This is a predicted structure of a 265-nucleotide part of an RNA (large-subunit ribosomal RNA, domain VI) from Georgenia sp. G2120. It matches the Rfam family "Bacterial large subunit ribosomal RNA". The coordinates come from a structure-prediction model, not an experiment, and the mean pLDDT is 87. The RNAcentral record of the full RNA draws on ENA.
[in-house]
Context: one part of a larger RNA
RNA sequence: CGCAGGAAACUUGAGAAGGGCUGUCCCUAGUACGAGAGGACCGGGACGGACGAACCUCUGGUGUGCCAGUUGUUCCGCCAGGAGCAUGGCUGGUUGGCUACGUUCGGGAGGGAUAACCGCUGAAAGCAUCUAAGCGGGAAGCCUGCUUCAAGAUGAGGUUUCCACCACCUUUGGGUGGGAAGGCCCCCUAUAGACCAUGGGGUUGAUAGGCCGGAUGUGGAAGCGGCGAAAGUCGUGAAGCUGACCGGUACUAAUUGGCCGACAA
Numbered sequence: 001c002g003c004a005g006g007a008a009a010c011u012u013g014a015g016a017a018g019g020g021c022u023g024u025c026c027c028u029a030g031u032a033c034g035a036g037a038g039g040a041c042c043g044g045g046a047c048g049g050a051c052g053a054a055c056c057u058c059u060g061g062u063g064u065g066c067c068a069g070u071u072g073u074u075c076c077g078c079c080a081g082g083a084g085c086a087u088g089g090c091u092g093g094u095u096g097g098c099u100a101c102g103u104u105c106g107g108g109a110g111g112g113a114u115a116a117c118c119g120c121u122g123a124a125a126g127c128a129u130c131u132a133a134g135c136g137g138g139a140a141g142c143c144u145g146c147u148u149c150a151a152g153a154u155g156a157g158g159u160u161u162c163c164a165c166c167a168c169c170u171u172u173g174g175g176u177g178g179g180a181a182g183g184c185c186c187c188c189u190a191u192a193g194a195c196c197a198u199g200g201g202g203u204u205g206a207u208a209g210g211c212c213g214g215a216u217g218u219g220g221a222a223g224c225g226g227c228g229a230a231a232g233u234c235g236u237g238a239a240g241c242u243g244a245c246c247g248g249u250a251c252u253a254a255u256u257g258g259c260c261g262a263c264a265a
Base pairs, nucleotide, nucleotide: 001152005163006162007161008160009159010158011157015149016148017147018146021049022048023047024046025045026044027043033038051106052105053104054103055102059100060099061098062097066093067092068091069090070089071086072085073084074083075082076081110144111143112142117137118136119135120134165178166177167176168175169174182260183259184258185257186202187201188200189199190198207253208252209251210249211248212247213246214245217241218240223236224235225234226233227232
C1' cells in the first nucleotide's frame, strides 16, 4: 500500500515445513521343520543406542552489588570493627534466571490408493489363462493421520461485536473541516527483546523501584558479659546479613497532554 466504510477479537486451511531411524533380550517354543546339528514364521512383551522437542521438580554447571572464612598491603588517629587494591585477591557454599551431564515425552496406531508379487471369476481361443470386461490381497515407499507456520491463498476467505453525524462550499459529480468506535505518540515496565515488534500497566493504579512480611542462601554478626596466660571458646541467639523469588503497601515514578482515525454508496 492492497484486501471498496472504519475498527476490535476469534477463526477456516489452499499451500509449505518438520517428523518417519534402529538394536538386544524374553514369552509363544526348544514348538513347527529336521536323521541330527540346529532352529523359526505369525503374535505378545521388556530394556537400550543415536536423533529431536519441551522443561528445571531432582542431580549437576554457571553465579563479578548473596553469605562466610582467609593472605599481603594502604587507609579510616590507635584497639576493636571495617573499606580499597591484589584474576571476582584466594577459598567454601549459594537464590532467581540460563542450562546438560538432569527430567519428561516423541518416531506410532488407524484409514485410503498402489509397486513387485499372490489370487477369484473369465472369454477372445468349446481347453487353458490373475485380464481383455469385472472383483480381491499386497510395502519402512505414496496420500492422509501427528506437530508448526499459514488469507499478499491479489482466488486477499469466514464468524461475532463496536462506531456510523454535524457545519460550510458546490458546476449537485463532489470537496473541506470538526469529531465516533478504536489506535498511536509519550511514560512505568517484562513472562518480550539487536532495533522494531510482542505482553502487562499508566492514579477509577500494585507496572517498576522503595518499604514491610515471608521464602531461600549463608552458618552463629557487631556490641557486651563469663572462662582462659594467649590462641580462642561459651552465653545473649537458629544470631546477623541476604541479587533477581512469593505476597502486601501509593512512599517515589507512570504528570499534564498531543496526534491519527468512518462513500450514508